This is a predicted structure of a 74-nucleotide RNA (transfer RNA) from a compost metagenome. Model confidence (mean pLDDT): 80 of 100. It matches the Rfam family "tRNA". From the family's description: Transfer RNA (tRNA) molecules are approximately 80 nucleotides in length. Its family is annotated with triplet codon-amino acid adaptor activity in the Gene Ontology. The RNAcentral record of the sequence draws on ENA.

[in-house]
RNA sequence: UGGGAAAUAGUUCAAUGGUAGAACGACGGACUCUGACUCCGUUAAUGGUGGUUCGAGUCCACCUUUCCCAUCCA
Numbered sequence: 001u002g003g004g005a006a007a008u009a010g011u012u013c014a015a016u017g018g019u020a021g022a023a024c025g026a027c028g029g030a031c032u033c034u035g036a037c038u039c040c041g042u043u044a045a046u047g048g049u050g051g052u053u054c055g056a057g058u059c060c061a062c063c064u065u066u067c068c069c070a071u072c073c074a
Base pairs, nucleotide, nucleotide: 001070002069003068004067005066006065007064010024011023012022013021018054025043026042027041028040029039030038047063048062049061050060051059
């Protein structure tokens, strides 16, 4: 420098263009003599700026960051 992939909750992952969910975690409660297990509840997210659309996590452009491959220079 060229090509490709990825970015969603604290973590790992979902989500046909139509209400953003799950598991684990954390916190509170129930249960228990206490703890664990189990059950209930709470917590918390779409990398950024524009565009398309009645409607964008999803489609398009650019930017940022990370990973892979190739090439050049040292």